[in-house]
Context: one part of a larger RNA
Molecule: small-subunit ribosomal RNA, 3' major domain
Organism: soil metagenome
RNA sequence: UGACGGGGACCCGCACAAGCAGCGGAGCGUGUGGUUUAAUUCGAAGCAACGCGAAGAACCUUACCAGGGUUUGACAUGGAGUCGCACCAUCCAGAGAUGGAUGUCCCUUCGGGGCGGCUCCACAGGUGCUGCAUGGCUGUCGUCAGCUCGUGCCGUGAGGUGUUGGGUUAAGUCCCGCAACGAGCGCAACCCCUGUCGUCGGUUGGAUUUCUCCGACGAGACUGCCGCGAUCAACGUGGAGGAAGGUGGGGAUGACGUCAAGUCAGCACGGCCCUUACAUCCUGGGCGACACACACGCUACAAUGGCCGGUACAGAGGGUUGCGAACCCGCGAGGGGGAGCUAAUCCCAGCAAAACCGGUCUCAGUUCGGAUUGUAGGCUGCAACCCGCCUGCAUGAAGUUGGAGUUGCUAGUAACCGUGAGUCAGCACAUCACGGUGAAUACGUUCCCGGGUCUUGUACA
Numbered sequence: 001u002g003a004c005g006g007g008g009a010c011c012c013g014c015a016c017a018a019g020c021a022g023c024g025g026a027g028c029g030u031g032u033g034g035u036u037u038a039a040u041u042c043g044a045a046g047c048a049a050c051g052c053g054a055a056g057a058a059c060c061u062u063a064c065c066a067g068g069g070u071u072u073g074a075c076a077u078g079g080a081g082u083c084g085c086a087c088c089a090u091c092c093a094g095a096g097a098u099g100g101a102u103g104u105c106c107c108u109u110c111g112g113g114g115c116g117g118c119u120c121c122a123c124a125g126g127u128g129c130u131g132c133a134u135g136g137c138u139g140u141c142g143u144c145a146g147c148u149c150g151u152g153c154c155g156u157g158a159g160g161u162g163u164u165g166g167g168u169u170a171a172g173u174c175c176c177g178c179a180a181c182g183a184g185c186g187c188a189a190c191c192c193c194u195g196u197c198g199u200c201g202g203u204u205g206g207a208u209u210u211c212u213c214c215g216a217c218g219a220g221a222c223u224g225c226c227g228c229g230a231u232c233a234a235c236g237u238g239g240a241g242g243a244a245g246g247u248g249g250g251g252a253u254g255a256c257g258u259c260a261a262g263u264c265a266g267c268a269c270g271g272c273c274c275u276u277a278c279a280u281c282c283u284g285g286g287c288g289a290c291a292c293a294c295a296c297g298c299u300a301c302a303a304u305g306g307c308c309g310g311u312a313c314a315g316a317g318g319g320u321u322g323c324g325a326a327c328c329c330g331c332g333a334g335g336g337g338g339a340g341c342u343a344a345u346c347c348c349a350g351c352a353a354a355a356c357c358g359g360u361c362u363c364a365g366u367u368c369g370g371a372u373u374g375u376a377g378g379c380u381g382c383a384a385c386c387c388g389c390c391u392g393c394a395u396g397a398a399g400u401u402g403g404a405g406u407u408g409c410u411a412g413u414a415a416c417c418g419u420g421a422g423u424c425a426g427c428a429c430a431u432c433a434c435g436g437u438g439a440a441u442a443c444g445u446u447c448c449c450g451g452g453u454c455u456u457g458u459a460c461a
Base pairs, nucleotide, nucleotide: 001461002460003458004457005456007455008454009453010452011451012450013449015445016444019409020408021407022406023405026299027298028297029296030295031294032293033292034290035289042053043052064285065284066283067282068281069280070279073123077122078121079120080119081118082117083116084115088103089102090101091100092099093098105114106113107112125274126273128272129271130270134268135267136263137262138261139259141257146185147184148183149182150181151180152161153160154159165176166175167174191251192250193249194248196219197218198217199216200215201214202213222245225239226238227237228236229235301402305361306360307359308358309357310356317348318347319346322341323340327336328335329334368399373394374393375392376391377390378389379388415437416436417435418434419433420432421431
């Protein structure tokens, strides 16, 4: 000087408390461990691994396993020799990879060139190892308020001072004081979205001017004004005006550094290793196994409900190998059909669902709950057995609110409700985004957890 303390003082945070909804019990989905397996590819490991890489494993992907093949190679560049067999089409064998057969090259200044096959040489190739050799990128403490430098001064020196103190703030924010005076990286502001108004413009939007809406530009909020308290700085409290009041709400933005944190499997790259194999092609299987354990979710256990009928109201998206209307068929998934749309025009989609109105059920393992199983179908796709999703009929399991413990959340938030997108042929209870309905509670900082400042102790560095 730091770090640590079941030392002290002060302060903050959904940290506790006050509340609301959960998880932990059940069934199912997904991930992980374990076990099994020919293989169940690999990585991630307290917080900060475990719906994580994976924004989507039937083949492919795919890295794993079994079997069948190839060896200048699936891919790149160059050289030497040789051939015309290139490309394409057809046929045969084969699980396919591949092998075989037939037909046929282009340009030319006739030297050759293009394309391709074969042989050879350099080389290719490796998702093989090392994230403790690395770059880049990322997580985390933490959007916490800190981390430093120049000159001066103090100290033999490590170092200190500044940055401490008194106040104040969300803030090393600002003020006062002070052997310090200044400065930098952070904080704040500048950026984006949103809330109000004005001006201008507007088709494809609405109902013609207007309005809604869309777009551009501008105004507006600064403790600016007033009262009380207070030296200053500010702050507390109340008020006016205002759409908005004291950072208006949300986002982006992550200091010096810590964890030899994560990633050699995104990419790049040093070193090591393989080179008829640790490379590469194909078929099939596996990544989907299942006594079990954990994590994150979905659906429930019902009457604030289930079922039936009727009737409303969004926002944000996507669409040409695409979205696909009207109409017809089917109980339905869906099929036929093909208008319109490169989209404020058409379509997904009359988009909503909770909600509201009426009826029924009457507290039961039920008209709750839907797992599981049987059967009949639909769609995508060469192909749904391993191993997809959906529909109809039948079947109807556990489950009657969940131990110890534990999570999220302070307002248009939690909770409940649906919608869209990416990935994608198909496959969403996940993720990301969007709106609809819309609460309760916060006395307070004693305690738990994490953090900041000062101080104290230390046999720790």